[in-house]
C1' cells in the first nucleotide's frame, strides 16, 4: 500500500401473509374487532382516508445492502403438495434491486535494517 474476514457506527432498501370460530358493520360483492390455529427471521402499534378493506405517513421488531433469491416484476404464471397460505420444483442466475466510514486481528505485495 492492497485485499479479504470479523466487529462497530451511521445511512439506505424491504416485506408483514393464510385459515377457523364467534360477533358486528355493510347489506351488493365483501369487510372488521375478539379469540384460536399455520408458516416464517419477521405477520406489531398509531394516525389519516373509507361503512370497512385497500392505500398513504410515522414508530417498533426483523431481514437485506452488489460474493446483492432480502425484496420487486413477469404473476390472478406452470407442475407437485397443503384445510389454506407457506413449502418443493420450473420460469431462472431471466429482468430489476439498497453503502459508506472506522477499529482489531490475519493474509498478500513492496521498501529498509540486522543475522
Nucleotide at each position: 500500500c492492497c485485499u479479504g474476514c470479523u466487529c462497530u457506527a451511521a445511512c439506505g432498501g424491504g416485506g408483514u401473509g393464510c385459515c377457523g370460530a364467534c360477533u358486528u358493520c355493510c347489506c351488493g360483492a365483501g369487510a372488521a374487532a375478539u379469540c384460536g390455529g399455520c408458516u416464517g427471521a419477521g405477520a406489531g402499534g398509531c394516525u389519516g382516508c373509507u361503512g370497512a378493506c385497500c392505500c398513504a405517513g410515522c414508530c417498533a421488531a426483523c431481514c437485506c445492502g452488489c460474493u446483492g433469491a432480502a425484496c420487486c416484476u413477469g404473476a390472478u404464471c406452470c407442475g407437485g403438495u397443503u384445510g389454506a397460505u407457506a413449502c418443493c420444483g420450473g420460469c431462472g442466475g431471466a429482468g430489476g434491486g439498497a453503502u459508506u466510514a472506522g477499529a482489531c486481528g490475519c493474509g498478500g505485495c513492496c521498501c529498509u535494517g540486522a543475522u
This is a predicted structure of a 115-nucleotide RNA (TPP riboswitch aptamer (THI element)) from Phyllobacterium phragmitis.